[in-house]
RNA sequence: GUGCAUGUAGCUCAAUGGCAGAGUGGCAGCCUAGAAAUCUGAAGACCCGGGUUCGAUUCCCGGCAUGCACC
Repeated sequence: GUGCAUGUAGCUCAAUGGCAGAGUGGCAGCCUAGAAAUCUGAAGACCCGGGUUCGAUUCCCGGCAUGCACC
């Protein structure tokens, strides 16, 4: 340099046009003499820009980052 893949919560992953969820972690509560575990609750995210669409995490284009292959 070329091609391909990936990018969603602190971390690991879902959701393939119509209210963004789960596990784990952090916080608070419950419990305990105190903790841990269990249980309950709330908080927390769609890589960036543009396009298509009534509506975009999803489809299209460009960019950025990471990984793989080739040169």
Transfer RNA from a Pirellulales bacterium, 71 nucleotides, folded computationally. It matches the Rfam family "tRNA". The organism belongs to Pirellulales, within Bacteria.